Context: one part of a larger RNA
Formats: sequence, structure tokens, C1' cells
RNA sequence: CUGGGCGUAAAGAGCUCGUAGGUGGUUUGUCGCGUUGUCUGUGAAAACCUACUGCUUAACAGUGGGCGUGCAGGCGAUACGGGCAGGCUGGAGUACUGCAGGGGAGACUGGAAUUCCUGGUGUAGCGGUGAAAUGCGCAGAUAUCAGGAGGAACACCGGUGGCGAAGGCGGGUCUCUGGGCAGUAACUGACGCUGAGGAGCGAAAGCGUGGGGAGCGAACAGGAUUAGAUACCCUGGUAGUCCACGCCGUAAACGGUGGGUACUAGGUGUGGGUUCCUUCCACGGGAUCCGUGCCGUAGCUAACGCAUUAAGUACCCCGCCUGGGGAGUACGGCCGCAAGGCUAAAACUC
Repeated sequence: CUGGGCGUAAAGAGCUCGUAGGUGGUUUGUCGCGUUGUCUGUGAAAACCUACUGCUUAACAGUGGGCGUGCAGGCGAUACGGGCAGGCUGGAGUACUGCAGGGGAGACUGGAAUUCCUGGUGUAGCGGUGAAAUGCGCAGAUAUCAGGAGGAACACCGGUGGCGAAGGCGGGUCUCUGGGCAGUAACUGACGCUGAGGAGCGAAAGCGUGGGGAGCGAACAGGAUUAGAUACCCUGGUAGUCCACGCCGUAAACGGUGGGUACUAGGUGUGGGUUCCUUCCACGGGAUCCGUGCCGUAGCUAACGCAUUAAGUACCCCGCCUGGGGAGUACGGCCGCAAGGCUAAAACUC
């Protein structure tokens, strides 16, 4: 390499869009490129296989035949793949009618709570812990009442509930905006799927500039604990956490499970539609489509488990794996302000 694999053993890219490429529904005609039948030419010699022959035999050698799986050409076939031309509607898309939603962006706004400030009441403690101490407090704290300031997060509802490609998204209102689902079957007529490169998005932390700063809180300081305690616990507390714009581009970015299509027992929850029966409405029962859970048959699996949301049965496309350490490192290249990221070895060793 062929092959075998990728939930947990090595292995699915964090996610999406999409170029090239690969691949692709149904039907008619045509071409005959692939495919296929036959014939011809060629496919050096030697080698190899085989029949016979020559050295007394063998090795060895000679002659003939085969082989040489290939290439080119002639004639023929046209199912399948392909090209061209035409049609179809089941895939895909459009339209229309409805529906649900923390999908995204901006602006405005609400209440609870913490902290701080001012004033009132009030007096000796408060706070904290396993126990304490540091700390705060007679310059009047803690507690309590009233008023004010400011920032951040949105209790209950809240739910293996919803939405989003993923990251993720939760007080309320308005504006702008993306996607999805169902129904109708009017329109287009294969326009599809995947996707090397490429582009965009991408939690937290971190970086740059300017704001903001209530609470929390790396670093840091102090108090404890301890043999020590650069920790766990306590009192403080800077960056940060928040906003705007620009970078970074990583993660246990996890369902540790790439995307698409079709097929293959059921049972039971739940979310969104449509429809039928029942019905005053509500509720209830059935069918069906889409989503989201649990259990389970066949089958699969090393087992655990998966099981119409497959890890079953198949096909198409991409990515990735090939013993452990060295190492996701060095070097080089590309990217980045930096931190670093992406790509990615070898010696040596077991």
C1' cells in the first nucleotide's frame, strides 16, 4: 500500500457557508466516450511454463508452442454509467394561509437585594469560625426607619421545557431582523447531497484604546491551622468581571457519537401544528407531521451499552487513526501587539 477502523481502547475538524472535485430521482430519443463481443497488427531476445531433441545422466543447452493479463485499429452490441436533446414530479426550492419560541441587534424601562452617602431612633458591642484572631465600633458601629447615589444580575414562573449551526440565549416594552414547523398543492422542474483549499461565526481567560466599578475576586497583605502551610478557613483587596470598538481563536468547544438519504417491532412521557370523534366551553379519546426524553424487540457490540434522535441494514461525500514515551515538543513556514495559535518531525528509549 491493500486492508481494518474512529461513543469509552489510537482516531469525528468547535460550528456553519461554500469553490474545485466526488456523487446523484424518473422517462423518451440519440451518440457509442466508458463498458462489452469478435477479428487483425503489435507486445525484441533472454527469463517463465510446456512438448521434443543434444551432451552416457543431471545441471546445462537447442528447436517448436504457450505466456506476455497491455496498446492500437476494423466490424458489431447498447442493459448499465456518461454526453447531447426533450419530457415528468415523488427530491429540492418558491408562493400562500396559519403557529410556537430565553434565535440575533439596538433603544427605553421595572422591582427585589448587596454596598456606599445623608438624617432620625438607639447603645456597646458587631463580625467571623471547628474554635479563634486579624478587621469594624463611644470620633456612636451592628440593629432599625426615612431619603439619596451607583453598578451588576434578573427570585417565583422554570420544566431530561423552548430557540439557535455551534459557541450560546432567561425581568418588561418598542423598533429592526434570521431561521423553523404545519397545512394547501398554485408555481419552478433535479435546480440535489457532500465539500480538499477558502471565508465567516466562535465560551471563559487574556491583550489594545477609552469609559465604568456595587458585589465578587486571581495577584497581594494580614489573621488562623500546621512539623511546615508560598494552601484549604477568616478579614481585607488590585487586575479582572461590566460597556464601546478592535484583537486573540482556544476548551472535558462532549452526545467524548461528521453531514445527507432510505429502510428496519413496539410501549410510555413531554413541546409545536393539522385533522376526526365526543363536547356548552374546558377536558378526554383516535390519526398524522415535526421536535425532545425514558424503556425495550430484532440486529449490532470486547463488554458497557446502542436500539426509527442507532452504535442496526445499506449507499454517497468529507475529516481523522496506525504501539507507549520523547511531543502536540524542536526546526521551518503562516498568523498574532503580546500571550501564544495552526501546521508538525527525528535522534534516543521501553
This is a predicted structure of a 350-nucleotide part of an RNA (small-subunit ribosomal RNA, central domain) from Hoyosella altamirensis. The prediction has a mean pLDDT of 87. The organism belongs to Hoyosella, within Bacteria. RNAcentral holds the full RNA, with entries from ENA, Greengenes, RefSeq and SILVA.